[in-house]
Molecule: transfer RNA
Organism: Actinomycetota bacterium
RNA sequence: GCUCCGGUGGCGGAACAGGCAGACGCGCAGCACUCAAAAUGCUGUACCCACGGGUGUGAGGGUUCGAGUCCCUCCCGGAGCA
Numbered sequence: 001g002c003u004c005c006g007g008u009g010g011c012g013g014a015a016c017a018g019g020c021a022g023a024c025g026c027g028c029a030g031c032a033c034u035c036a037a038a039a040u041g042c043u044g045u046a047c048c049c050a051c052g053g054g055u056g057u058g059a060g061g062g063u064u065c066g067a068g069u070c071c072c073u074c075c076c077g078g079a080g081c082a
Stems, first nucleotide, its partner, number of pairs: 001081007010026003019065001027045006046055003058074005
């Protein structure tokens, strides 16, 4: 230098015909249970807000009524070739 794969919460990882983003698990917080704890169970767990809503999928553009998903450029990581 060329080709291919990947980048989504605090972490791992789903959402493959373009149609409710974050399922599920881990972690964390609160509560229940307990003499107390562990284990277990329940609830919650991105940001902004005038509480009506709005924003957020590596960055920036494009297509579309609508993009994590398709197209272009770039950045980062991995694999292969030279």